[in-house]
RNA sequence: CAAGCAAUUCAGAUGAUCGCUGGUUUUUUAAACGAGAGGAAAGUCCGAGCUCCACCAGGCAUGAUGCUGGAUAACAUCCAGGAGGGGUGACCCUACGGCACAGUGCCACAGAAACAAACCGCCUUGGUUUUCCGAGGUAAGGGUGAAAUGGCGAGGUAAGAGCUCACCGACGCACCGGGUGACCGGUCGGUCGGGCAAACCCCAUCAGGAGCAAGACCGAAUAGGAGGAUAUAGGAUGCCUGUCCUGUCCUCGGGUUGGUCGCAUGAACAUGGCGGUAACGCAGUGUCUAGAUAGAUGAUCAUCGCCCGCUUUUAGCGGGAACAGAACUCGGCUUAUCGAAUUGCUUGGUUA
RNA sequence: GGGCCGCUAGCUCAAUUGGCAGAGCAACUGACUCUUAAUCAGUAGGUUUCGGGUUCGAGUCCCGGGCGGCUCA
Repeated sequence: CAAGCAAUUCAGAUGAUCGCUGGUUUUUUAAACGAGAGGAAAGUCCGAGCUCCACCAGGCAUGAUGCUGGAUAACAUCCAGGAGGGGUGACCCUACGGCACAGUGCCACAGAAACAAACCGCCUUGGUUUUCCGAGGUAAGGGUGAAAUGGCGAGGUAAGAGCUCACCGACGCACCGGGUGACCGGUCGGUCGGGCAAACCCCAUCAGGAGCAAGACCGAAUAGGAGGAUAUAGGAUGCCUGUCCUGUCCUCGGGUUGGUCGCAUGAACAUGGCGGUAACGCAGUGUCUAGAUAGAUGAUCAUCGCCCGCUUUUAGCGGGAACAGAACUCGGCUUAUCGAAUUGCUUGGUUA
Repeated sequence: GGGCCGCUAGCUCAAUUGGCAGAGCAACUGACUCUUAAUCAGUAGGUUUCGGGUUCGAGUCCCGGGCGGCUCA
C1' cells in the first nucleotide's frame, strides 16, 4: 500500500423568532421558569413485571426447548467450553438428544431387490448333447438409482463371501488415565444388514388462561324486552376427577360513548472501585430523564462542521445528509438504515 | 395499542401421508357465418408473495421478512 476479519461509537452543533404538549410557581381570560423520540420507538417473534379470572389440587391432551457448564427475574437470549464443518489465515457457521436392533410409517421414477433382495453374470447339478428348460449355491463383477449391505490385499472355496487374517475406517458394550461435564487419550476382547425423527413417536426439562381496549373508582344513561339453560346448573377458558363458592347464568336486541387512576423512581441511567477468563454480580457516589388520548415533540433564518460536483485553489458557488417516528413498562431476537470515525488482528506485496 | 387469519396463471379456486403444478372463465390463433355473438379445434401464460434451511426431492415441513384482511371497550 492492497485485500480482508472482529469489535465499538456517532446519527450534525450553537443562537434567534414564531408555534405545539406536559410540569412547577405566581399577582390565574394570563405570565415566567425549566423539560420534550430512537438505535431501532418497527415486526409483535420469544421471555418477564403488572392486572383480572377461585393469586385451588391432581391427571390427560397440547405446545415449547434439546451437546456441556455457567449467567439471569425469565428466555428460543448471553458467556465460556466440547464435537462436526468452512477458510491460506485473522476468524466464522451449526434445530448438535434418540449408534433409527421400543414400535409404526415413508423412500416417487428407474431397478431383480429400497428390507431382509438373484435381472445379467459365476459355480454345482438334473433333463440326451451345444442352443434351451428346471433345481440349488453365490452379494466378487455388470447394470439402475439420491441412496445397494465397511475399504483394500492375502489366504480360502465348486464359485464366492469378515468365512479367516494383517492394515485402515466406523460403533463404544468392557477396563485404565484426565476433565465438574460435554468429551479427550490409551488398552484388550467384541460388533460391522441403508436413509429419513424440521414423519409419527420415545426420553429429559418447562409451561393454567387472557391481556392496559387488562383492571379499579366516580359520574351519566336505561326498560328491563326477546330467546335459551336451569341443581344432572354455573364459577380456571381443550377434556376429566376432587375440594370450595354462588343462587342464578348465557345469547340477541336497546341505552350510555364523559372523567380520574393504572401511567412514569425503574430488574433506571452515569461514574470510578472490587470479585469473576467472560456473560454478569456486589457495595458506594451522583442524576430525575417525554407522557399525548385522534394523538404534542414543528417551521423559518443566521454561523460553523461533514460529503459530492464545478470554478479556482487563502477561497467562492451549487447540491446532499438515511431508516424512521413513543402510546403500560422492561430484557432479548429479527428486520430497515445516507454515511462518517476509532481500536485490535490476518494474508500478500514494496521499501529501509 | 392488543389478538387472529390469508397469499397458487389476468380473475375465481384445486393439488392425497413431500414425488412431472392443474381446472373453469378471460386472452390469442384457426374453423363455421354476409358480419358479430354462441359453438368447435388448438395455443400461450407460473421465480406457487419473498429470502434461507431440512430432504435425493418442498406449493406442502421448519425459521425469518413483505403485503392484505378480520376482530376488541